A computed fold for an 85-nucleotide RNA from a Bacillota bacterium, annotated as c-di-GMP-I-GGC riboswitch aptamer. Of the family's consensus pairs, 91% are formed in the model.
RNA sequence: CCCGACAAAGGCAAACCUGCCGAAAGGCAGGGACGCAAAGCCACGGGCCUAAAGGCGAAAGCCGAUGGUGGCCGGGCUACCGAAG
Numbered sequence: 001c002c003c004g005a006c007a008a009a010g011g012c013a014a015a016c017c018u019g020c021c022g023a024a025a026g027g028c029a030g031g032g033a034c035g036c037a038a039a040g041c042c043a044c045g046g047g048c049c050u051a052a053a054g055g056c057g058a059a060a061g062c063c064g065a066u067g068g069u070g071g072c073c074g075g076g077c078u079a080c081c082g083a084a085g
Stems, first nucleotide, its partner, number of pairs: 002085001003082002011036002016031006034071001040077003044074003047069003054063003
C1' cells in the first nucleotide's frame, strides 16, 4: 500500500413522523434506525428523478436542466483503526 475481522474505539443514518424551504424532484433541522468501511467531500462521465423559465399545441398534453440524486454506477480528493492474507 492492497485488504477489511461476529476486533476495539468511535462515526453516519433508509423507511416513517414533525417543522421549515422548494413549482416539483428534493433539501435542511429534530425524532427514528434499514443499512453503511468511506453512507466523508466533489455533479466531471453515464444512469435515474423533476419539469420551472422557455418552446410546440385548439386543447389534452409533449419537449425542455441551467434543478436534483454521492444511500445508482464510474472517476477524482481526503481519512480513523489494524487481525488474517
Overview:
Rfam family: c-di-GMP-I-GGC riboswitch aptamer. Its family is annotated with cyclic-di-GMP binding in the Gene Ontology. Taxonomically the source falls in Bacillota (Bacteria, Bacillati).